Predicted 3D model of a 350-nucleotide part of an RNA (small-subunit ribosomal RNA, central domain) from an uncultured bacterium.
Context: one part of a larger RNA
RNA sequence: CUGGGCGUAAAGGGCGUGUAGGCGGUUUUGCAAGUCAGACGUGAAAGCCCCAGGCUCAACCUGGGAAUUGCGUUUGAAACUGCAUGACUUGAGUACAGGAGAGGAAAGUGGAAUUCCAAGUGUAGCGGUGAAAUGCGUAGAUAUUUGGAAGAACACCAGUGGCGAAGGCGACUUUCUGGCCUGACACUGACGCUGAGGCGCGAAAGCUAGGGGAGCAAACAGGAUUAGAGACCCUGGUAGUCCUAGCCGUAAACGAUGAUUACUAGGUGUAGAGGGUAUCGACCCCCUCUGUGCCGUAGCUAACGCAUUAAGUAAUCCGCCUGGGGAGUACGAUCGCAAGGUUGAAACUC
Numbered sequence: 001c002u003g004g005g006c007g008u009a010a011a012g013g014g015c016g017u018g019u020a021g022g023c024g025g026u027u028u029u030g031c032a033a034g035u036c037a038g039a040c041g042u043g044a045a046a047g048c049c050c051c052a053g054g055c056u057c058a059a060c061c062u063g064g065g066a067a068u069u070g071c072g073u074u075u076g077a078a079a080c081u082g083c084a085u086g087a088c089u090u091g092a093g094u095a096c097a098g099g100a101g102a103g104g105a106a107a108g109u110g111g112a113a114u115u116c117c118a119a120g121u122g123u124a125g126c127g128g129u130g131a132a133a134u135g136c137g138u139a140g141a142u143a144u145u146u147g148g149a150a151g152a153a154c155a156c157c158a159g160u161g162g163c164g165a166a167g168g169c170g171a172c173u174u175u176c177u178g179g180c181c182u183g184a185c186a187c188u189g190a191c192g193c194u195g196a197g198g199c200g201c202g203a204a205a206g207c208u209a210g211g212g213g214a215g216c217a218a219a220c221a222g223g224a225u226u227a228g229a230g231a232c233c234c235u236g237g238u239a240g241u242c243c244u245a246g247c248c249g250u251a252a253a254c255g256a257u258g259a260u261u262a263c264u265a266g267g268u269g270u271a272g273a274g275g276g277u278a279u280c281g282a283c284c285c286c287c288u289c290u291g292u293g294c295c296g297u298a299g300c301u302a303a304c305g306c307a308u309u310a311a312g313u314a315a316u317c318c319g320c321c322u323g324g325g326g327a328g329u330a331c332g333a334u335c336g337c338a339a340g341g342u343u344g345a346a347a348c349u350c
Base pairs, nucleotide, nucleotide: 004321005320006319007304008303012318014201015200016199017198021194022193023192025088026087027086029084030083031082033081034080035077036076037075038074039073040072041071042070049065050064051063052062053061054060091191092188093187094186096183097182098181099180103177104176105175106174107173108172109171110154114150115149116148117147118146119145120144121143125136126135162169163168206247207246208245209244210243211242215241216240220236221235222234223233258317259316260315261314262313263312266295267294268293269292270291271290272289273288274287275286276285299306300305323350324349325348332343333342334341335340
């Protein structure tokens, strides 16, 4: 240097953007750095290897050859890589015409429910459980009617449905805004892929400051249960859950499956768009593209299973793994207000 792997055995970075780097479509001409061929010089001798010879043999010694796969100079070749140059359109992008969507941000609005407050009716219970009790109630509860207040979440629609890079996103309206798809082909002309570092986003919980606080509810208290009950059940209940500004940067951040490209039987759903046949019109029949499910052939796989949304066949680039424990610990560094995060051993032991 090469050689093995990463759905479930150890192993895909939580996700994006993008720097360096690596890799990169078709074609013309040139150069000759890589590449290839020849020549020359050099590559000390000894040794190794081959052949021959000398000590009676051998070790040993002598001679010759080969090798020294390299380097330099020079002459040439031009397919491939590279560099330069001109061109192309299929990769990529822009413009045009349409389209779907819980994609994001801000402001405003709405109804149901819950709790609380006030008032009316009304009387002895309510609530809760396996059964109870704590709790609430004659200072009038529960129930019921009317009015008011508050905060949070948005029933039905709703769907292995949609959108988003991921986290995630679900009442309605308006404003601002990102991406995607389809159709025609007008334009640019390789502008591409990946991406160490960097930068940004990143559920929940947690933290700081200020608000808010209906319901729910860690902690906590009480009642039960139990041998005990620091729990499961019940009655309460504070942080928190909500908003604004900032921090944290982690998850079974999962499809436990990195991104991109090409190719490889079918069948059946579904969402969006377009076309054809037909028709009064059209969802029904057929076809194309994009997304998303299920089944299944070849192939792959230790098996389970995967199977055009690959875990198949190939290519490029990145990340990661190397027995279990010790340990995601110690130490150091770095980030953080802290909690802690990131990086990350060894002794020892089986």